[in-house]
RNA sequence: GGAGGGGGUGGAACGGCCGCUGGUGUUGUUGCGCAAGCAGCAGCGCUGGAGGAAAGUCCGGGCUCCGCAGGGCAGGGUGGCCGCUAACGGCGGCCCCGAGCGAUCGGGGGAUAGUGCCACAGAGAACAGACCGCCCGCAUGGCCCGGUAUGGCCACGUGGGUAAGGGUGAAACGGUGAGGUAAGAGCUCACCAGACCCCGGGGUGACCCGGGGUGCUCGGUAAACCCCACCCGGAGCAAGGCCGAAUAAGAGGGUGGUGGGACCCAGGUGGUCCCACCGGAGGCUGCCCGUCUUCAAUCCCUCGGGUAGGGCCGCUGGAGCUCCCGGGCAACCGGGGGCCAAGAUGAAUGGCCGUUACCCUCCCUUCGUUGUGGGAGGGGACAGAACCCGGCUUACAUCCCCCCUCCGGCC
Numbered sequence: 001g002g003a004g005g006g007g008g009u010g011g012a013a014c015g016g017c018c019g020c021u022g023g024u025g026u027u028g029u030u031g032c033g034c035a036a037g038c039a040g041c042a043g044c045g046c047u048g049g050a051g052g053a054a055a056g057u058c059c060g061g062g063c064u065c066c067g068c069a070g071g072g073c074a075g076g077g078u079g080g081c082c083g084c085u086a087a088c089g090g091c092g093g094c095c096c097c098g099a100g101c102g103a104u105c106g107g108g109g110g111a112u113a114g115u116g117c118c119a120c121a122g123a124g125a126a127c128a129g130a131c132c133g134c135c136c137g138c139a140u141g142g143c144c145c146g147g148u149a150u151g152g153c154c155a156c157g158u159g160g161g162u163a164a165g166g167g168u169g170a171a172a173c174g175g176u177g178a179g180g181u182a183a184g185a186g187c188u189c190a191c192c193a194g195a196c197c198c199c200g201g202g203g204u205g206a207c208c209c210g211g212g213g214u215g216c217u218c219g220g221u222a223a224a225c226c227c228c229a230c231c232c233g234g235a236g237c238a239a240g241g242c243c244g245a246a247u248a249a250g251a252g253g254g255u256g257g258u259g260g261g262a263c264c265c266a267g268g269u270g271g272u273c274c275c276a277c278c279g280g281a282g283g284c285u286g287c288c289c290g291u292c293u294u295c296a297a298u299c300c301c302u303c304g305g306g307u308a309g310g311g312c313c314g315c316u317g318g319a320g321c322u323c324c325c326g327g328g329c330a331a332c333c334g335g336g337g338g339c340c341a342a343g344a345u346g347a348a349u350g351g352c353c354g355u356u357a358c359c360c361u362c363c364c365u366u367c368g369u370u371g372u373g374g375g376a377g378g379g380g381a382c383a384g385a386a387c388c389c390g391g392c393u394u395a396c397a398u399c400c401c402c403c404c405u406c407c408g409g410c411c
Base pairs, nucleotide, nucleotide: 001407002406003405004404005403006402007401008400010398012356013355014354015353016352017351018350020049021048022047023046024045025044026043027042028041029040030039031038032037051382055393056392058391059390060389061388062387063236064235065234066233070289071288072287073286075232076231077230078229079228080094081093082092083091084090095108096107097106098105099104109227110226114225115224116221117220118219131166132165133162134161135160136159137158138157140155141154142153143152144151174192175191176190177189178188179187193217194216195214196213197212198211199210200209201208202207240313241312242311243310250303251302252301253300254299256278257277258276259275260274261273262272263271264270265268279295280294281293282292283291284290320339321338322337323336324335325334326333327332358379359378360377361376362375363374364373366371
């Protein structure tokens, strides 16, 4: 100098004019109140006012409510190991496999529990398969030798054997060589690769190292069903609480049975109350068990239509931010100091102008030519809080910083 890999930071600055919104002070005004004062509105002063992703709403947690949510089934999620954490599908370190010369990147339970599927092509796609080829038998036909036999060769047909060779395919049931055979084949053997089993050593563990045995050779797919291990109650700030408004008319359904006890009266086929069992309705957010509430008369349930998506609280001080020290490889944890930084709800945080800086294009200048200086024109993204946090993912004009790898040159 060139080509790359990983990580981090920022997301213009200043000024003028005009606005929006929260807080606070003050002035004016209106309402209430005996008053002190309180509330609303308007003006002015001071002051706070989006993000690295506020986004997608994909995970996890806090918080709140749901007759404390128990058991089983169903359902959902996660998936190498060890840690971190409030928790996680996140993060850190490590292990194995794959890609890359490398920095580094991608992937991760089980396919030897079972079932299903594997397009097209192909004969055959999983305890396979005979299309061509190879080999054997039989039948027919032809030819050859003369050696006349139970001969040889070829073609076609037929019955078998064969997974060596060809061909199809993403994938064809280990590879190379030798033996073996009619031809072949782990059929047998040697070596190589893999699988399974056993033993020894190391590691918390995933796993690694070493030795031995069995010819065992077993395709892929689990974001197909499924199996194994672990985790999960539901709904969500329109949660939830207080105040206020509304709760009309109308429609449909229900209000059960048996037994026992007490009391009342006008003494009956009476009434009221209580208990038990059966039954009905509803809650425990799919089902069952279990459990709770209820069976009322000015009543209960459902629908319907109506009202104020009005006000206040929740609401922003929190697993908070930042600096230092200590522990840990790290994620992170502990201690100490400092700081407070939006809280809107037909939903604020903006618009215009100017200057500077930055980037791009063009022109001029200069010993300088991917450089210096000057001039003109243009440009600034992705996107916007809505209860709050921890993550992931996705989008992003442009600027800067750190670490590392490979190649080339010079000293």